[in-house]
Molecule: transfer RNA
Organism: uncultured Victivallales bacterium
RNA sequence: GUUCCCAUCGUCUAGAGGCCCAGGACACCAGGUUUUCAUCCUGGUAACAGGGGUUCGAAUCCCCUUGGGAAUG
Numbered sequence: 001g002u003u004c005c006c007a008u009c010g011u012c013u014a015g016a017g018g019c020c021c022a023g024g025a026c027a028c029c030a031g032g033u034u035u036u037c038a039u040c041c042u043g044g045u046a047a048c049a050g051g052g053g054u055u056c057g058a059a060u061c062c063c064c065u066u067g068g069g070a071a072u073g
Stems, first nucleotide, its partner, number of pairs: 001072007010026004018056001028044005049065005
């Protein structure tokens, strides 16, 4: 240099054009239970790397950029 893969809550992950103003686990916060802590139960906060395009509609498809990884010269 070229080609390919990946990027979603604090962490790990589901999603494959509309059923999703994005679901789950752990963590965190509040409440209940308990003499207290832990456990358990209920509820809550919190995310689509950035920009553009296609589409009635994009986390999802396309392009560019950024970051990470792999192969090859």